[in-house]
């Protein structure tokens, strides 16, 4: 990937329009598990200082602390964009099969 089982959450809101409705447009109010987006440790590499290896003496080099931006870096955590808020349909994870 397909295909099978289960699988939560939140108004069957109000207005028009339509005979009517679960339709479609406006308006509030909610919900997190389709998809999408943010981040933490931790790693990687920079710049200033300080210390240490280290010897006469300076300069490169290295390890370690401390700052200060940057990259990488997870979810069921977090926006709620997108998507849902009766059923239906659609759902992450999980589980049998191919």
């Nucleotide at each position: 990937u397909c295909c099978c089982a289960a699988g939560a959450g939140a108004g069957a809101g109000c207005u028009g329009c339509c005979c009517g409705g679960a339709g479609c447009a406006g308006c509030c109010g909610c919900c997190g598990a389709a998809g999408a987006g943010g981040c933490a440790a931790g790693c990687c590499a920079g710049a200033u200082a300080a210390g240490u290896g280290a010897g006469g003496u300076g300069g490169a080099c290295a390890c370690u602390u401390a700052u200060c931006a940057g990259g990488u870096g997870a979810a069921a955590c977090u926006u709620u964009c997108a998507g849902g808020c009766a059923a239906a349909a659609g759902a992450a994870c999980u589980g049998a099969g191919a």